[in-house]
Molecule: SAM riboswitch aptamer (S box leader)
Organism: Cytophagaceae bacterium
C1' cells in the first nucleotide's frame, strides 16, 4: 500500500514544549483557537478490537457469556461535528428513511 471483515450517537484530560491555523477530502454551515488551538512528549484515564482468565454449548472447527488482566493496538471538543456532493423508496416538490462512496480503528491476509 492492496484486499477481506467488524465497528463508528456511549465513554475518558492534566502538565510541559511549540507557535497559527485546526475540526481527512470538494461545496455550504456550525464550531475550536494568542485565556495558545492543531501537533509532539510525559503522566493519567476510557474502552474492550486482539491477547489472558473463568464458564456454557458443540463430535470437531468453533460460538456465546462474564471478567477488565501482565500485554498489543486504539481513543480521550462537537454523532465520522452537521448537511450536501452518488443511488433507491415514500407519485412530484419539500421532508424523511435506507443504502453506497469516502474516511477512521481493530483483526486477518498478500
Nucleotide at each position: 500500500c492492496a484486499c477481506u471483515u467488524a465497528u463508528c450517537a456511549a465513554g475518558a484530560a492534566a502538565g510541559a514544549c511549540c507557535g497559527a491555523g485546526g475540526g481527512a477530502c470538494u461545496g455550504g454551515g456550525c464550531c475550536c483557537a494568542a485565556u495558545g488551538a492543531c501537533g509532539u512528549c510525559u503522566u493519567a484515564g476510557c474502552a474492550a478490537c486482539c491477547u489472558g482468565a473463568u464458564u456454557a454449548c458443540c463430535a470437531g472447527c468453533g460460538u456465546g457469556a462474564u471478567u477488565u488482566u501482565c500485554g498489543g493496538u486504539g481513543c480521550u471538543a462537537c454523532u465520522u461535528c452537521c448537511c450536501a456532493u452518488c443511488c433507491u423508496g415514500u407519485a412530484g416538490a419539500g421532508a424523511c428513511a435506507g443504502g453506497g462512496u469516502a474516511g477512521a480503528u481493530g483483526a486477518g491476509c498478500g